Molecule: transfer RNA
Organism: Candidatus Caenarcanales bacterium
């Protein structure tokens, strides 16, 4: 140079025919306990890597870019 994967909450990782963005651990608040530990119930956290397309409607398709792995030269 050229193929191919991966980006989705802090952090790991789902997300089904393109139709209200999810678990799980972490956060916070409450009750249980003298206290921790733990359990339970509630909640807050998200430009779905960045632009542009198609479409009534995109995390999902399609081009383009970036940022990491890798293969081949």
């Nucleotide at each position: 140079g050229g193929g191919g994967c991966u980006a989705u909450a802090g952090c790991g990782c789902a997300g089904u025919u393109g139709g209200u963005a999810g678990c799980g651990c972490g956060c916070u608040u409450c009750a249980a306990u003298g206290g921790c530990a733990u359990u339970g119930a509630a909640g807050a956290g998200g430009u779905c890597a960045g632009g542009g397309g198609u479409u009534c409607g995109a995390a999902u398709c399609c081009c383009c870019u970036u940022a990491g792995c890798u293969c081949c030269a």